Predicted 3D model of a 348-nucleotide part of an RNA (small-subunit ribosomal RNA, central domain) from an uncultured bacterium. Model confidence (mean pLDDT): 88 of 100. The RNAcentral record of the full RNA draws on Greengenes.
Context: one part of a larger RNA
RNA sequence: CUGGGCUUAAAGGGCGCGUAGGCGGUUUGACAAGUUCAGGGUGGAAGGCAUGGGCUCAACCCAUGGAGCGCCCUGGAAACUGUCUGACUUGAGUAAGCGAGAGGAGGGCGGAAUUCCCGGUGUAGUGGUGAAAUGCGUAGAUAUCGGGAGGAAGGCCCGCGACGAAGGUGGCCCUCUGGCGCUUAACUGACGCUGAGGCGCGAAAGCGUGGGUAGCAAACAGGAUUAGAUACCCUGGUAGUCCACGCCCUAAAUGGUGGGUACUAGGUGUAGGGCAUGAGAGUGUUCUGUGCCGAAGGGAAACCAAUAAGUACCCCGCCUGGGAAGUACGGCCGCAAGGCUAAAACUC
Numbered sequence: 001c002u003g004g005g006c007u008u009a010a011a012g013g014g015c016g017c018g019u020a021g022g023c024g025g026u027u028u029g030a031c032a033a034g035u036u037c038a039g040g041g042u043g044g045a046a047g048g049c050a051u052g053g054g055c056u057c058a059a060c061c062c063a064u065g066g067a068g069c070g071c072c073c074u075g076g077a078a079a080c081u082g083u084c085u086g087a088c089u090u091g092a093g094u095a096a097g098c099g100a101g102a103g104g105a106g107g108g109c110g111g112a113a114u115u116c117c118c119g120g121u122g123u124a125g126u127g128g129u130g131a132a133a134u135g136c137g138u139a140g141a142u143a144u145c146g147g148g149a150g151g152a153a154g155g156c157c158c159g160c161g162a163c164g165a166a167g168g169u170g171g172c173c174c175u176c177u178g179g180c181g182c183u184u185a186a187c188u189g190a191c192g193c194u195g196a197g198g199c200g201c202g203a204a205a206g207c208g209u210g211g212g213u214a215g216c217a218a219a220c221a222g223g224a225u226u227a228g229a230u231a232c233c234c235u236g237g238u239a240g241u242c243c244a245c246g247c248c249c250u251a252a253a254u255g256g257u258g259g260g261u262a263c264u265a266g267g268u269g270u271a272g273g274g275c276a277u278g279a280g281a282g283u284g285u286u287c288u289g290u291g292c293c294g295a296a297g298g299g300a301a302a303c304c305a306a307u308a309a310g311u312a313c314c315c316c317g318c319c320u321g322g323g324a325a326g327u328a329c330g331g332c333c334g335c336a337a338g339g340c341u342a343a344a345a346c347u348c
Stems, first nucleotide, its partner, number of pairs: 004319003007302002012316001014201004021194003025088003029084003033081002035077009049065006091191001092188003095184005103177007115149007125136002162169002206247006215241002220236004258315006266293012297304002321348003330341004
């Protein structure tokens, strides 16, 4: 490079926006770069191939032939690609009218519960476990009632329900704000798809500065268990968990399934909308999302099956035996922790 692949065997980038590039709907005319046809030129010899011949055969050698396609020139064709031109509306977008939503950011408010503090009642235990002990308690605990403080999290509703590109998002209200679906078919007229680099976002943990700290809880201490117990269990408990700003950039970042478009039996739930019908309950139908079952088809099987892993096309990423190793070295990034890129010797 070619070929074959990427749910689970090696392999989909964590996710988006988008540059170059690649690819691109219907139609008119022009051009003739690609394409194609004809003619011409050229592509040394040897080698290879075919036929024939020469060494007694062969290897070897000789002759002839064709082949192979490449490049160039001239002329023709105009379907396809391309370029230019004019048009179109179904792709895409806009508008208008409805609609759902834990989508994002900021601010405010409320209730339950835990803990702590104050006061009342009250007295000897409480807590914890497999059983205990450490711990707490006559300086009055646990329990219970009233009051107060503070932080964090959002019970029921809650649903294989919703939203978001992914990470993710759940009390109530207000402000700002992104996206989506349906309907109409008024407007633009291919404005599209993908996307190497690039830029942005990116759970948790971790880092910096400042704040906050109720509960929980790495580390740590003690009590148990045990042969030991640097654990599992118990009593405590600091970082952290929370907030602001700035970093880090990883993950079983998973649907282990990149994005887009079109096509290919059905059945049954559920969420949002439209249309028809009905007095209504509802029924029928249609679009979008989200599940289950299943036909053809696919698959090594498990299974997938209009939310494809089916049938095709376009673009990107990635794989190429196991270990060494996602390591070393170098480079780039980071405050650090480390991240990204990424081998080889050797070995099986």